[in-house]
RNA sequence: GGGCCGUUGGCUCAGUUGGUAGAGCGCCUCGUUUGCAACGAGGAGGUCGCCAGUUCGAAUCUGGCACGGUCCA
Repeated sequence: GGGCCGUUGGCUCAGUUGGUAGAGCGCCUCGUUUGCAACGAGGAGGUCGCCAGUUCGAAUCUGGCACGGUCCA
């Protein structure tokens, strides 16, 4: 320098025909307990790496850039 893959709540990841963003764990509150754990109920938390473009509408399509992984030189 080039090819491919990835970047989404605190963490690990879904979301693969464009249409109001989800799960598990964690966190908070309540119930149950003498207390803790477990269990049950409820809740907070992400403008989807950044900038543009296409579109009525973009996490999703296109271009550029950044970061990480991997392969080639």
This is a predicted structure of a 73-nucleotide RNA (transfer RNA) from a bacterium. It was read from a public genome assembly. It matches the Rfam family "tRNA". Rfam links the family to the GO term triplet codon-amino acid adaptor activity.